This is a predicted complex of two RNAs, RNase P RNA and transfer RNA, with 460 nucleotides together.
RNA sequence: UGAGUCGGCCGGGCGGUCGCGCCGGGCGCAGGCCCGGUGAGGAAGGUCCGGGCUCCACAGGGCAGGGUGGUCGGUAACGCCGACCCGGGGUGACCCGCGGGAAAGUGCCACAGAAAACAGACCGCCCCGCGUCUGGUACGCGAGGUAAGGGUGAAACGGCGGUGUAAGAGACCACCAGCGCCACAGGUGACUGCGGCGGCUCGGUAAACCCCACCCGGAGCAAGGUCAAGAGGGGAACCAGCGGUUCCCUGCGCGAGCGAUCGAGGGCGGCCCGCCCGAUGCUCGCGGGUAGACCGCACGAGGCUGUCGGCAACGGCAGUCCUAGAUGGAUGACCGCCGCCCCGCGCAAGCGGGCGCACAGAACCCGGCCUACAGGCCGACUCACCCC
RNA sequence: GCCCCCAUAGCUCAGGGGAUAGAGCAUCGGCCUCCGGAGCCGGGUGCGUAGGUUCGAAUCCUACUGGGGGCG
Numbered sequence: 001u002g003a004g005u006c007g008g009c010c011g012g013g014c015g016g017u018c019g020c021g022c023c024g025g026g027c028g029c030a031g032g033c034c035c036g037g038u039g040a041g042g043a044a045g046g047u048c049c050g051g052g053c054u055c056c057a058c059a060g061g062g063c064a065g066g067g068u069g070g071u072c073g074g075u076a077a078c079g080c081c082g083a084c085c086c087g088g089g090g091u092g093a094c095c096c097g098c099g100g101g102a103a104a105g106u107g108c109c110a111c112a113g114a115a116a117a118c119a120g121a122c123c124g125c126c127c128c129g130c131g132u133c134u135g136g137u138a139c140g141c142g143a144g145g146u147a148a149g150g151g152u153g154a155a156a157c158g159g160c161g162g163u164g165u166a167a168g169a170g171a172c173c174a175c176c177a178g179c180g181c182c183a184c185a186g187g188u189g190a191c192u193g194c195g196g197c198g199g200c201u202c203g204g205u206a207a208a209c210c211c212c213a214c215c216c217g218g219a220g221c222a223a224g225g226u227c228a229a230g231a232g233g234g235g236a237a238c239c240a241g242c243g244g245u246u247c248c249c250u251g252c253g254c255g256a257g258c259g260a261u262c263g264a265g266g267g268c269g270g271c272c273c274g275c276c277c278g279a280u281g282c283u284c285g286c287g288g289g290u291a292g293a294c295c296g297c298a299c300g301a302g303g304c305u306g307u308c309g310g311c312a313a314c315g316g317c318a319g320u321c322c323u324a325g326a327u328g329g330a331u332g333a334c335c336g337c338c339g340c341c342c343c344g345c346g347c348a349a350g351c352g353g354g355c356g357c358a359c360a361g362a363a364c365c366c367g368g369c370c371u372a373c374a375g376g377c378c379g380a381c382u383c384a385c386c387c388c
Numbered sequence: 389g390c391c392c393c394c395a396u397a398g399c400u401c402a403g404g405g406g407a408u409a410g411a412g413c414a415u416c417g418g419c420c421u422c423c424g425g426a427g428c429c430g431g432g433u434g435c436g437u438a439g440g441u442u443c444g445a446a447u448c449c450u451a452c453u454g455g456g457g458g459c460g
């Protein structure tokens, strides 16, 4: 200098005008007005996992069901993260892996091919018998043997050499590859190294059923809680009275069905058990009413800095900071200057133009994953070439 | 807020590991007719997107995209 691999970060800046939500203060009987402060993200998104919180047993047992899947750690927990192991890719930095079991069982393996799973004789090779003739190292037929060769296929029952044989074959032998068992060494472990034994050679598929190990109770802030209001009914007081007004109590009316310990119904996925609640109860239909306020709710597994432990994920300690809170749902629009990008002109400096500056927008809160993203910055490392 | 289902030809649907992916309607060409329709014959058009598992994927798995629906 060129090519590349990882990791982290930013994602327009400043000023002004108008507008919106929330908070604080002031004014007003009130509708409201004024002033000040504050107001989106790395993904707030998808809702794919995990947790906190709340209610239901204190979260119980079994079956069914669902999920996860190398090992060891991290964590509140996880399907997340880190390190390592194994396999694959790359010259390398590094990247990828839904990575338990196919020597438990069952299923499937199209087409082609003779044969597709405790294999199989189409061609070929070989022995035997019979027949033919040109009498042979021939041909034809029949009965067998054979997986070394051909051909098919994604896949054909270890490879290569030898012994052996009629021809062959782990049938036997040496070497190599794989598998299983045993022993030693290293490692917490997955696993690795080395040695010995066994001819053991056992196809693939579990993102097919299944088996093994581990995990999983359900529902969700419209969770859940407090208050107010209301239709109808009852009572009291006042007005001379039909009746009305005010106050207080209760919290609607009608109908049907089930049921009160021989227990309806409920405890928000199924079945059984167990436990608990349960009679002013539950279910259904018809009619009517209210559909408001507050808490939950923003200080939390929180952010930042330093230091210590750890390869790391992460954890301990110390200091420091406080940062949206709506409920038809606010955070927007415009102008000026600058920055960046694109287009045109120009040798250039520059000039002009652009409804050009992404993806997207909180709603109980966190930890992740995944997906979307104009443009830009920083760091570490690798390879090639050149120079010193 | 919590969930479920679907996507195959222009339209409505089959197909659930082995295809050249079918059916009806539509459309195009030809025959028939004076012309059109009907009828007959023939053809074209596709598995939402991407990645993976497998020898092989429309089918199985994962992530997206776009629709539809349910409950409170």
Base pairs, nucleotide, nucleotide: 001384002383003382004381005380006379007378008377009376010375012338013337014336015335016334017333018332020039021038022037023036024035025034026033027032041359045370046369048368049367050366051365052364053220054219055218056217060273061272062271063270065216066215067214068213069212070084071083072082073081074080085099086097087096088095089094100211101210105209106208107205108204109203122150123149124146125145126144128142129141130140131139132138133136158176159175161173162172163171177201178200179198180197181196182195184193185192186191224295225294226293227292232250233249234248235247236246237245238244239243252287253286254285255284256283257282258281265277266276267275302321303320304319305318306317307316308315309314339357340356341354342353343352344351345350389459390458391457392456393455394454395453398413399412400411401410406443415431416430417429418428419427436452437451438450439449440448
Rfam match: Bacterial RNase P class A. Its family is annotated with ribonuclease P activity, dimeric ribonuclease P complex and tRNA processing in the Gene Ontology. By type it is a ribozyme.
Model confidence (mean pLDDT): 78 of 100.